Context: one part of a larger RNA
RNA sequence: UCAUGGCUAAGGAACUAGGCAAAAUUACCCCGUAACUUCGGGAGAAGGGGUGCCCUGAGCAAUCAGGGCCGCAGUGAAAAGACCCAGGCGACUGUUUAUCAAAAACACAUGGCUUUGCUAAAUUUAAAGAUGAUGUAUAAGGCCUGACACCUGCCCGGUGCCGGAAGGUUAAGAGGAGGGGUUAUUCUGAUUUAUCAGAAGAAGCUCAUAAUUGAAGCCCCGGUAAACGGCGGCCGUAACUAUAACGGUCCUAAGGUAGCGAAAUUCCUUGUCGGGUAAGUUCCGACCUGCACGAAUGGUGCAACGAUCUGGGUACUGUCUCAGCCAUGAGCUCG
Numbered sequence: 001u002c003a004u005g006g007c008u009a010a011g012g013a014a015c016u017a018g019g020c021a022a023a024a025u026u027a028c029c030c031c032g033u034a035a036c037u038u039c040g041g042g043a044g045a046a047g048g049g050g051u052g053c054c055c056u057g058a059g060c061a062a063u064c065a066g067g068g069c070c071g072c073a074g075u076g077a078a079a080a081g082a083c084c085c086a087g088g089c090g091a092c093u094g095u096u097u098a099u100c101a102a103a104a105a106c107a108c109a110u111g112g113c114u115u116u117g118c119u120a121a122a123u124u125u126a127a128a129g130a131u132g133a134u135g136u137a138u139a140a141g142g143c144c145u146g147a148c149a150c151c152u153g154c155c156c157g158g159u160g161c162c163g164g165a166a167g168g169u170u171a172a173g174a175g176g177a178g179g180g181g182u183u184a185u186u187c188u189g190a191u192u193u194a195u196c197a198g199a200a201g202a203a204g205c206u207c208a209u210a211a212u213u214g215a216a217g218c219c220c221c222g223g224u225a226a227a228c229g230g231c232g233g234c235c236g237u238a239a240c241u242a243u244a245a246c247g248g249u250c251c252u253a254a255g256g257u258a259g260c261g262a263a264a265u266u267c268c269u270u271g272u273c274g275g276g277u278a279a280g281u282u283c284c285g286a287c288c289u290g291c292a293c294g295a296a297u298g299g300u301g302c303a304a305c306g307a308u309c310u311g312g313g314u315a316c317u318g319u320c321u322c323a324g325c326c327a328u329g330a331g332c333u334c335g
Stems, first nucleotide, its partner, number of pairs: 001330008010321002014319001019316001027051005036041001038147001052069007070074001082314007089306002094106002111144006122131003148301004153231003158228002160224005167219003173213002179207004185200006232250005259293001260290001271287005
């Protein structure tokens, strides 16, 4: 010096990002116990008191009652909840990044939409087969939400999905008009008289191919938002001022309803006011000017719960003022 323990005057969080760590509480019996609440809880709430030994009495006994004795201390050592107030998030028990994250993430009961009539849909596979399920719509699959309470507004223009079939467009296929190539043959010309050149051209073969016909899809017409998603601007106006219930105008598919709001969301911002402190960028209660909340991508509340996060308090302490001493082990020196 390091590690692990023990003690400490006075103060008691002044330490620190933060009471991290430590201390404190702790067993059993009795009394007593608030707000709030889903009436179950909260609750071991909180907060108090007791606990040894001896004698006497009661009792079958456990034990209880009365009296007395000793110590600083009687669950005489050890082992054994700290508690309260307020708020955010998630209802809860549970699950998770084996090896830096345990959470507000996942799951969950609840709610909804949607697919599926059984050889079910869905999944797997080349197929057979298998799972679904020895189930049958109170079932099974997919997606979203996430107890409970009160609720869940407007928009179908875009994208998706569902339905429709009149019209437009449209593939392969069907269809085969007409055309091109080739030339048996014929004609014309030349001439070396059996050859050459040119023109027309049947059948066959062949090349490309028009009209016409031709499904779904797309265009089209409807529906659907607990489908993906979206939910305005400018100007004026009241007998102080300010503000605008009101009016005008433009645009839109529709212009954000209830509720909440400087919020896990607020840039400006340490917004403003109030509370708490001597002093508070955090915290709590309000306000609303919501840069850029908002209703199952759920909105707002909420008892209980949480090794959750944030702020405050009581108790307690070497966290600190500010250090000191001791024990054990290591280091160091010598051997």
The part of an RNA shown here (large-subunit ribosomal RNA, domain IV) has 335 nucleotides and comes from a Bacteroidota bacterium. NCBI's taxonomy places the organism under Bacteria, Pseudomonadati, Bacteroidota.